[in-house]
């Protein structure tokens, strides 16, 4: 200088309008048990401080951090 930070990991969010998904984790079925498979829940100050806007994970600026 250029990218990049979203859930315990990975990770998606087009033009700015209530933040989704896989793994894990958990309850229930199910089974002789255990595990796969089936329904469900829970778990996010969207790094951090401001600005702008009715409204900001998305725009701007400043920080901190990682990659290069």
């Nucleotide at each position: 200088c250029u990218u990049c930070a979203u859930a315990g990991c990975u990770a998606a969010g087009u033009u700015g309008g209530u933040a989704a998904a896989g793994c894990a984790u958990u309850g229930c079925a199910c089974c002789g048990g255990u595990a796969a498979c089936g329904c469900g829940g829970a778990g996010g100050u969207c790094a951090u401080g401001g600005g702008u806007u009715c409204a900001a994970a998305u725009c701007c600026c400043g920080u901190u951090g990682a990659a290069g």
Transfer RNA from Desmophyllum pertusum, 68 nucleotides, folded computationally.
The RNAcentral record of the sequence draws on Rfam.
Its Rfam family is "tRNA". By type it is a transfer RNA.